Notes
A computed fold for a 509-nucleotide part of an RNA from a metagenome, annotated as small-subunit ribosomal RNA, 5' domain. The RNAcentral record of the full RNA draws on SILVA. The coordinates come from a structure-prediction model, not an experiment, and the mean pLDDT is 85.
[in-house]
Context: one part of a larger RNA
RNA sequence: GAAUCAACGCUGGCGGCGUGCCUAACACAUGCAAGUCGAACGAGAAAGCUGGUAGCAAUACUGGUGAGUAAAGUGGCGACCGGGUGAGUAACACGUGGACAACCUACCUUUGAGUGGGGAAUAACCCUGGGAAACCGGGGCUAAUACCGCAUAACAUUCCAUGACGAUGGUUGUGGAAUUGAAACCCGCAAGGGGCUCGUUGAGGGAUCCGCGGCUGAUUAGCUAGUUGGUGAGGUAACGGCCCACCAAGGCUUUGAUCGGUAGCCGGCCUGAGAGGGCAGACGGCCACACUGGAACUGAAACACGGUCCAGACUCCUACGGGAGGCAGCAGUGGGGAAUUUUGCGCAAUGGGGGAAACCCUGACGCAGCAACGCCGCGUGGAUGAUGAAGACCCUUGGGUUGUAAAAUCCUUUCGGCAGGGACGAAUCAAUUGACGGUACCUGAAGAAGAAGCCCCGGCUAACUCCGUGCCAGCAGCCGCGGUAAUACGGGGGGGGCGAGCGUUGUUC
Numbered sequence: 001g002a003a004u005c006a007a008c009g010c011u012g013g014c015g016g017c018g019u020g021c022c023u024a025a026c027a028c029a030u031g032c033a034a035g036u037c038g039a040a041c042g043a044g045a046a047a048g049c050u051g052g053u054a055g056c057a058a059u060a061c062u063g064g065u066g067a068g069u070a071a072a073g074u075g076g077c078g079a080c081c082g083g084g085u086g087a088g089u090a091a092c093a094c095g096u097g098g099a100c101a102a103c104c105u106a107c108c109u110u111u112g113a114g115u116g117g118g119g120a121a122u123a124a125c126c127c128u129g130g131g132a133a134a135c136c137g138g139g140g141c142u143a144a145u146a147c148c149g150c151a152u153a154a155c156a157u158u159c160c161a162u163g164a165c166g167a168u169g170g171u172u173g174u175g176g177a178a179u180u181g182a183a184a185c186c187c188g189c190a191a192g193g194g195g196c197u198c199g200u201u202g203a204g205g206g207a208u209c210c211g212c213g214g215c216u217g218a219u220u221a222g223c224u225a226g227u228u229g230g231u232g233a234g235g236u237a238a239c240g241g242c243c244c245a246c247c248a249a250g251g252c253u254u255u256g257a258u259c260g261g262u263a264g265c266c267g268g269c270c271u272g273a274g275a276g277g278g279c280a281g282a283c284g285g286c287c288a289c290a291c292u293g294g295a296a297c298u299g300a301a302a303c304a305c306g307g308u309c310c311a312g313a314c315u316c317c318u319a320c321g322g323g324a325g326g327c328a329g330c331a332g333u334g335g336g337g338a339a340u341u342u343u344g345c346g347c348a349a350u351g352g353g354g355g356a357a358a359c360c361c362u363g364a365c366g367c368a369g370c371a372a373c374g375c376c377g378c379g380u381g382g383a384u385g386a387u388g389a390a391g392a393c394c395c396u397u398g399g400g401u402u403g404u405a406a407a408a409u410c411c412u413u414u415c416g417g418c419a420g421g422g423a424c425g426a427a428u429c430a431a432u433u434g435a436c437g438g439u440a441c442c443u444g445a446a447g448a449a450g451a452a453g454c455c456c457c458g459g460c461u462a463a464c465u466c467c468g469u470g471c472c473a474g475c476a477g478c479c480g481c482g483g484u485a486a487u488a489c490g491g492g493g494g495g496g497g498c499g500a501g502c503g504u505u506g507u508u509c
């Protein structure tokens, strides 16, 4: 000098765009953050309104509407995305380049075939039992695109025989054997549309393996028994000590094994002429984690942040028997800290989930709020104006400086305030639909009006004098100032620098 997720001190007018717990992966009150489908299915309220009967009335009984609505249940799809954090991890975690003749893939796409005929349950509901609750049990009824057999069936899978190519489980042809599916569904008068089953194709996604690359310590030198390899069996979507039985005795290492410390990795960002050094916040890609540890279930995909089970710590409820919970989602609270925001608005846009659609959900997202935290832009007026006014300061007492500075005169009105108009963003035959927002922007009226500070002035380093103080009080980045004339302390005047900032501190080059 440049930079910063900064903080602190003094000061502070406006706008645009960004950024905002770096510390305790500490603990969390409250609300919201993942639902949706009645065109899969069975069932199905109430208040209110209105009518009838009885009654003096209150009211009782009953019908219609509310409504096939609400709330709930079965079933499907989604909940594995999106959002957060960086604890762990020195590892095929990441980056890059490859391999897969060792693999999977819901929804979407291409294309082929099919959608025949049966059965048994179960929630909801009713009855009933236990419990303070959370919730749990027994009996009975019922539906389906829920569940279970059967038929059909190959270009699918497995096996056998065989031909060609080939690289091990690859590609392709022929013959044979075995195995495996369906929701006769839904909407529609129909046409048709949407589903479903088994294959096939593509796209996208994912799994696995390998070469190379990127921290530190030798005051860590030896490490290793499923360890290294083989055979067989199991397991997986799939290769493999992945697991198991048996056999062999291997495997790694000074080109640093093992152990310890530190750390998410990268695109990038900062600095620098470059080489290099430093960093990993925001945005994007990958990984890991979800109170701590462990485990599996469901599913195309999880060993699953707002799922389940077990154990633990903590918090809460309890009738003491037993239960409930997990903000490293968005806000917000306490705590820690030098330090980091609103318990805001909206689904209008973009995107996502469900649905045939209407639509519903969406703290993703779009916006607004707070903070000079950063960058950028603008303003705080312009011109004229000397008797160089007053005041202040200095003085050799003549004067000098502040200083065209002010006043005064003429002018302008950005920004802000006020008034009027007023969007784009909205997509489509048309109509309807805007959180932001009466915002941006345009126009008008008024008036210099509402808007300047901070640091420094001994040398480095740009800018000098007076007073006070007297090794005191104090300053200080280094050298050093201060003990009676201090350009170095404190104040005044003057000056220099930067300017809605200025300076200090921390950190990096």
Base pairs, nucleotide, nucleotide: 001509002508003507004506006505007504008503009502010501013378014377015376016375017374018373019371020370021336026334027333028332030331031330032329035077036076037075040074041073048065049064050063051062052061053060054059084289085288086287094213095212096211097210098209099208103206104205105204108202111199112198113197114196115195116150118148119147125140126139127138128137129136130135156179157178158177159176160175161174162173163172164171165170185194186193187192215261216260217259222252223251224250227249228248229247230246231245232244234242264286265285266284267283268279269278270277271276291312292311293310294309295308314325315324316323317322342368344367345366346365350364351362352361353360354359381411382410383409384408391402392401393400394399415450418444419443420442421441425436453498454497455496456495457494458479459478460477464493465492466491467490468489474481475480
Its Rfam family is "Bacterial small subunit ribosomal RNA". Rfam links the family to the GO terms ribosome and structural constituent of ribosome.